Description
This is a predicted complex of two RNAs, RNase P RNA and transfer RNA, with 470 nucleotides together. Its mean pLDDT, the model's own confidence on a scale to 100, is 77.

C1' cells in the first nucleotide's frame, strides 16, 4: 500500500427565538419561575419471563405444541458462553434446524433391467438344435439409466465371479485400555460392508394451563337490572376422568356511555471498581434516577460549525514514459536511416491534501405495562486487534 | 396497543413434494363464420405462485425470515 477477518463505538453540535408534554414551586387568576423529555433498533411480534384475570384446586389420562451434540451461565429461553463433531477459506476466521433410517410405516417422479430386493445387454456352465438361436441355472467383475446402483485398488480364488480368502485404505456396529465432568478423542480387537428422505408420520429424551394492560381494579354519568336460548341437580362452570368446590350459570340479541383515577415509571434498574471464573456470568463496595402521552408531547426557524455531493484554483504523487526533443553507437549512395542504448519535459488522465464558490441534504426511523433476547432496516464515520499478498529500510 | 387469518393472470379460483411447460370460468386480443354484427368454435393470454434465503435429487406445496392485505378486541347494567 493493496485486498481482507473478528470486535466495540458515534450517529449531526452550538447559542437565539417561538413552540409542545409532564413534575414542582409561586400567584385569587391570567399567567410566570425552576428541573426533565426517544433508540441502537423504540420496529418486526418471533421466542423468553414479571404482572393481572379466567370463582378454585390436586391427582390420572389423553391430545397438542416446542426443544434436540456436550457442559456451563440465566428469574426463564428456542438467549448467551467455552468446548465437541461435520463443512468451507491459503489464512485471521466463519457457517451447521447437529438425536434415532438393523422399532414401525410411507415416498423416492422420468430414465433404468432393478430404487431394496432384483439379471437389460454382456460373460460363463448345462441341455437342445433346424446351427440362426432357444430353455434353465450361475455372476453385481464391464456396459447401459440415473441425485442414488450392492465399499475402493491389487493379488489369490473361479466354469465366468462375487469380501469367497489376504494385504492396504475408507465406512458402520460392539468392545479392552488411556486421556477428559462430559460430547469425544487416542490405540487396539471382534463383527461388518444392509441407499437416501425425520424442515414426511414417527421413535426416544426434556420441557409447556389459558388469555392478555383494549389484562384488570376503583369512581362518576346514563339506559329497558329488557328479550331468546341451553341446562335446571343424571346440569353447567375446566379436553376428558376421579375426587373436590361452587350456584342461577352460560351464549346471543337489544339498551347506555365514548368521562376521570389506579396499574403506569425504583426496576432479574444503569455506572464504576475490587475479587472469584478461560468466559457467558457472580459475589461485594460505591455513585446515579433516567420520558409517561391518551388520538397520543419530544418540533420549528435563524446563525455559525462539522460532514456529504457539484464546480473551479492550488501543491505534491503516479501513469503520460516501452520516451518528443537531445545526446552516444552502428550503417550510409552524405540525402539520410536503425524495432539499438542512454535520457529530460508538455498536453492529458487519475488519486491524495489545502482552499474558494454555491446550492441542496444529514442514514435507519420514532416510546405507547415494563423487562431478557432473537430478527430485520441503517447514509456517513472513528477506534483496537488479526491474516494474506506486494515494495521499502 | 394487542390477537388471528391470508397472498396463484387484470379478477375468481383449482393444485398440498415429481408426467407443473400450473386445472377451470369471467375478462381482454387475434382469427374462423356473416353484407355488418351478436351467438358459436378455435388459438393466444402466468418468461418461476407476495419476496429472499434454506431443506431435498427435485418446492406453488415443507422450515425460516421479511412484505403487504384482511378481521376481531373499551366500559357500564
Nucleotide at each position: 500500500c493493496g485486498a481482507g477477518a473478528g470486535g466495540g463505538c458515534c450517529g449531526g453540535g452550538u447559542g437565539g427565538c417561538c413552540g409542545c408534554c409532564c413534575g414542582u414551586c409561586c400567584g385569587c387568576g391570567a399567567g410566570g419561575g425552576c428541573g426533565g423529555g426517544a433508540g441502537g433498533a423504540a420496529a418486526g411480534u418471533c421466542c423468553g419471563a414479571g404482572c393481572u384475570c379466567c370463582a378454585u384446586c390436586g391427582g390420572g389420562c389423553a391430545a397438542g405444541g416446542a426443544u434436540g451434540c456436550u457442559g456451563g451461565g440465566u428469574a426463564a429461553c428456542u438467549c448467551c458462553c467455552a468446548g465437541g463433531a461435520g463443512g468451507g477459506g491459503c489464512g485471521a476466521c466463519c457457517c451447521u434446524a447437529c438425536g434415532g433410517a438393523a422399532a414401525g410405516c410411507g415416498c423416492c417422479a422420468c430414465a433404468g433391467a432393478a430404487a431394496c430386493a432384483u439379471a437389460c445387454c454382456g460373460c460363463c456352465c448345462u441341455u437342445c438344435u433346424u446351427c440362426g438361436g432357444a430353455a434353465g441355472g450361475g455372476u453385481a467383475a464391464g456396459g447401459g439409466u440415473g441425485c442414488a446402483a450392492u465399499g475402493g485398488u491389487g493379488a489369490g480364488g473361479u466354469a465366468a465371479g462375487a469380501g469367497c480368502u489376504c494385504a492396504c485404505c475408507g465406512g458402520g456396529g460392539c468392545u479392552u485400555c488411556g486421556g477428559g465432568u462430559g460430547a469425544c478423542c487416542g490405540c487396539g480387537g471382534c463383527c461388518u460392508c444392509g441407499g437416501g428422505c425425520a424442515a414426511g408420520c414417527c421413535c426416544c429424551a426434556u420441557c409447556c394451563g389459558g388469555a392478555g394492560c383494549a389484562a384488570g381494579g376503583c369512581c362518576a354519568a346514563g339506559u329497558a337490572g329488557g328479550a331468546g336460548g341451553a341446562c335446571c341437580a343424571c346440569g353447567a362452570g375446566c379436553g376428558c376422568c376421579c375426587g373436590g368446590c361452587u350456584c342461577g350459570u352460560c351464549c346471543u340479541c337489544g339498551g347506555g356511555u365514548u368521562g376521570g383515577c389506579c396499574g403506569c415509571a425504583c426496576g432479574a434498574c444503569c455506572c464504576c471498581g475490587c475479587c472469584g471464573g478461560u468466559a457467558a456470568c457472580g459475589u461485594c463496595g460505591g455513585g446515579g434516577c433516567u420520558a409517561g402521552a391518551u388520538a397520543g408531547a419530544u418540533g420549528g426557524c435563524c446563525a455559525c460549525c462539522g460532514u456529504c455531493c457539484a464546480a473551479g484554483g492550488c501543491c505534491g504523487c503516479g501513469g503520460g514514459a516501452c520516451g518528443a526533443a537531445g545526446g552516444c553507437c552502428c550503417c550510409u549512395u552524405c540525402g539520410g536511416g536503425g524495432c539499438g542504448c542512454c535520457g529530460u519535459a508538455a498536453a492529458c488522465c487519475g488519486c491524495c491534501g489545502c482552499u474558494u464558490u454555491g446550492g441542496g441534504g444529514c442514514a435507519c426511523a420514532g416510546a405507547a405495562c415494563u423487562c431478557g433476547g432473537c430478527u430485520u432496516a441503517u447514509a456517513g464515520g472513528c477506534c483496537c486487534c488479526c491474516u494474506c499478498g506486494g515494495c521499502c529500510c | 396497543g394487542g390477537c388471528g387469518a391470508c397472498g396463484u393472470a387484470g379478477c375468481c379460483a383449482a393444485g398440498u413434494g415429481g408426467u407443473c411447460u400450473a386445472a377451470g370460468g369471467c375478462g381482454g386480443a387475434g382469427g374462423u363464420c356473416u353484407g355488418c354484427a351478436a351467438a358459436a368454435c378455435c388459438u393466444c393470454u402466468a418468461u418461476u405462485c407476495g419476496g429472499c434465503g434454506g431443506u431435498u435429487c427435485g418446492a406453488a406445496u415443507c422450515c425460516g425470515c421479511c412484505c403487504g392485505u384482511c378481521g376481531c378486541c373499551u366500559c357500564c347494567a